[in-house]
RNA sequence: GCUUUAUCAAGAAGGACGGAGGGAAAAGGCCCUGAGAUGUCCUGGCAACCCAAUACGAGUUGGGUGCCAACUCCUCCCCUCGCAUAGAGGGAAAGAUGAGGC
Numbered sequence: 001g002c003u004u005u006a007u008c009a010a011g012a013a014g015g016a017c018g019g020a021g022g023g024a025a026a027a028g029g030c031c032c033u034g035a036g037a038u039g040u041c042c043u044g045g046c047a048a049c050c051c052a053a054u055a056c057g058a059g060u061u062g063g064g065u066g067c068c069a070a071c072u073c074c075u076c077c078c079c080u081c082g083c084a085u086a087g088a089g090g091g092a093a094a095g096a097u098g099a100g101g102c
Stems, first nucleotide, its partner, number of pairs: 001102008013043005021032003027075003044068003049064006072094001077091005
């Protein structure tokens, strides 16, 4: 990198460095950001995908990941409801994470 599969409405912040954009990608919206974002590191926390031990079991402990603004921030394509270019619901696509395969 490709692929299979499960999940994606809940949850969880402080400090240091740093100095301009950032929220995956094109577009549209909306939002975060010099009261210092995004990012990196440290500490803390959330969670429970995989492994091990243990337990009748819920679980607990240790390890490997992951995560800690907004539903995966929302829409974009298809279907349904709808007078509707309002709105709502469902499904794809894309993406993220875990585990397996190549």
About this RNA
The RNA shown here (SAM riboswitch aptamer (S box leader)) has 102 nucleotides and comes from a Flavobacteriales bacterium. The prediction has a mean pLDDT of 84.